[in-house]
This is a predicted structure of a 117-nucleotide RNA (SAM riboswitch aptamer (S box leader)) from an uncultured Sphingomonadaceae bacterium. Of the family's consensus pairs, 97% are formed in the model. It was read from a public genome assembly, where an Rfam model found it. Model confidence (mean pLDDT): 83 of 100.

C1' cells in the first nucleotide's frame, strides 16, 4: 500500500514558536495578520486496543484456556480537542413546486482503532 471489520449529530484549550493561507477532493459555507494551519511543552475528552470483575457459551465437568456480553478504572498502546466526517455530490423513497427543493434511508469518499497479509 491493499483487504477485513468497527465507530464517526456527544465530548475535550492554554502557552511558546512561526507567519499565510486552512477546513482530504468539487461546490457552498465558514476559520483567519484581534495571526489561521502547522510545530513544540502542558493540560483535558473519550474508551478502540490492552488490563480488572460479573454473567453466558464453547473445550473433556470445580480449577484452566478460548470467546461474547455488561459493567469498571484511566498507571500502558493509539486517537481526539471550531463547525454532525461543517453541509452537499451518488441512488431509492415520500411531500412540493412551472424549475431550482426539503426530508428520511442507503451509498461513495474520507477519518479513527483492530486485525491479516
Nucleotide at each position: 500500500a491493499a483487504c477485513u471489520c468497527a465507530u464517526c449529530a456527544a465530548g475535550a484549550c492554554c502557552a511558546g514558536c512561526c507567519g499565510a493561507g486552512g477546513g482530504a477532493u468539487a461546490g457552498g459555507c465558514c476559520c483567519u495578520u484581534a495571526g489561521a494551519c502547522g510545530c513544540u511543552g502542558g493540560g483535558g475528552c473519550a474508551a478502540c486496543c490492552g488490563c480488572c470483575a460479573a454473567a453466558g457459551a464453547c473445550u473433556g465437568a470445580c480449577c484452566a484456556g478460548u470467546u461474547u456480553u455488561u459493567g469498571g478504572a484511566a498507571a500502558g498502546g493509539u486517537g481526539c480537542u471550531a463547525a454532525a466526517u461543517c453541509c452537499u455530490g451518488c441512488g431509492a423513497u415520500a411531500u412540493a413546486u412551472u424549475g431550482c427543493a426539503u426530508a428520511u434511508c442507503g451509498g461513495a469518499a474520507g477519518a479513527u482503532g483492530a486485525g491479516u497479509c